[in-house]
RNA sequence: CUCUUAUCAAGAGCGGGGCGAGGGACUGGCCUGACGACCCCCCGGCAACCGGCCGCAUGACGGCAACGGUGCCAAGUCCAGCAGAAAGUGGUUAUUGGGGCGCGAGCCCACAAUUUCCAGUUCUGGAAGAUGAGAG
Numbered sequence: 001c002u003c004u005u006a007u008c009a010a011g012a013g014c015g016g017g018g019c020g021a022g023g024g025a026c027u028g029g030c031c032u033g034a035c036g037a038c039c040c041c042c043c044g045g046c047a048a049c050c051g052g053c054c055g056c057a058u059g060a061c062g063g064c065a066a067c068g069g070u071g072c073c074a075a076g077u078c079c080a081g082c083a084g085a086a087a088g089u090g091g092u093u094a095u096u097g098g099g100g101c102g103c104g105a106g107c108c109c110a111c112a113a114u115u116u117c118c119a120g121u122u123c124u125g126g127a128a129g130a131u132g133a134g135a136g
């Protein structure tokens, strides 16, 4: 770096030191940062993927501990990004009905129903990403 696979709605410090401008992967938002973010070190903590122990049929799976290897400690992976479904919110196309104006041809009104399209809401599945484990 690539592939496979599991998980990603929870949880965890306004701690100390250093650096000095952006950071939250990307795009669009929206947050956050000189009251010093991000990143590095120390201390502290969360969690339980692998290793450890127990149960089980030496399985899947469940449980115990948190010593070791990782990881993590703003916001649902911060939200969305492609597709589908549901309800029925906003705008919009057309038709019908209704109302108003006009001598007339016609014109106006989103008031009601149906309907076209576009957004938004909720949910589902993907894509991308993060972390662990295994393999190349």
Stems, first nucleotide, its partner, number of pairs: 001136008013043001015042004022032003026081004044073003049069003052064004077128001082125005089119003094114004098109004